[in-house]
Molecule: TPP riboswitch aptamer (THI element)
Organism: Falsiroseomonas tokyonensis
RNA sequence: AAGGUCAUCGGGGGGAGCCCAUAGGGGGCUGAGAGGCGGGGCAGUCCCCGCGACCCCACGAACCUGAUCCGGGUCAUGCCGGCGAAGGGAACGGUGGUCUUGCCCAGC
Numbered sequence: 001a002a003g004g005u006c007a008u009c010g011g012g013g014g015g016a017g018c019c020c021a022u023a024g025g026g027g028g029c030u031g032a033g034a035g036g037c038g039g040g041g042c043a044g045u046c047c048c049c050g051c052g053a054c055c056c057c058a059c060g061a062a063c064c065u066g067a068u069c070c071g072g073g074u075c076a077u078g079c080c081g082g083c084g085a086a087g088g089g090a091a092c093g094g095u096g097g098u099c100u101u102g103c104c105c106a107g108c
Base pairs, nucleotide, nucleotide: 001101002100003099004098005097006096007095008094009093010092011057012056013055014054017029018028019027020026036051037050038049039048040047041046063088064087065086069082070081071080072079
C1' cells in the first nucleotide's frame, strides 16, 4: 500500500404471521425479529406517519412476486420441504482490531 475478516458509526433496504382465552390483563407455536413508544385517519381488533428493537445491503433466500401454488405435518399458520440455478430486490462511506500479500528502510 492492496486485499480478506470481525467489530463499530453514519447512510440505505425490509418484515411483523398463526392458535387459545378475553371486560381488561394474558397464554402458546415458529423465528434474528411476531408492531415497543408517540402521532394521525370521527371509532376500531383495520390503515398511515415518525422513532425504537431485529434482520439484510450484491459472494444480495433480508424481503417481495408467482401464490387463493404443490407435497408433508399441525388445533392452526411460510410450521417443514418443494417451487428456487425462477422473476424482482437496498448497487455506499468512515473508524478500529486482526490476518494475508506486495514494496521500502534498518540490523545480523